Description
The RNA shown here (transfer RNA) has 73 nucleotides and comes from a Candidatus Nealsoniibacteriota bacterium. It matches the Rfam family "tRNA". Rfam classes the family as a transfer RNA. Its family is annotated with triplet codon-amino acid adaptor activity in the Gene Ontology. The source organism's lineage runs through Bacteria, Bacteria candidate phyla and Candidatus Nealsoniibacteriota.

RNA sequence: GCCGGCGUAGCUCAGUGGUAGUAGCAGGGUCUUCAUAAGGCCAAGGUCACAGGUUCGAAUCCUGUCGCCGGCA
Numbered sequence: 001g002c003c004g005g006c007g008u009a010g011c012u013c014a015g016u017g018g019u020a021g022u023a024g025c026a027g028g029g030u031c032u033u034c035a036u037a038a039g040g041c042c043a044a045g046g047u048c049a050c051a052g053g054u055u056c057g058a059a060u061c062c063u064g065u066c067g068c069c070g071g072c073a
Base pairs, nucleotide, nucleotide: 001072002071003070004069005068006067007066010025011024012023018056028042029041030040031039049065050064051063052062053061
C1' cells in the first nucleotide's frame, strides 16, 4: 500500500429497515440472616465510534474518516 472483519451501558454481548435498543456480570437500594456468604426483588446506567447520504422511517443499507484485529504484498 491492497483486501476482509469488528466498533451498541464500566465489562461481555443480543438486536441486520418499523411503536419504546436486549440480557448477563460489575456497581447501587431492598428482603431474607445474630452476622457474612449465597439467593430473591427493584431501580439506575446508551450522542448505537464520528460525519454525511438513501428512505415515510437507519444501531441496521451506502460513502468517507478514526480506532482495533486478521490476511496479502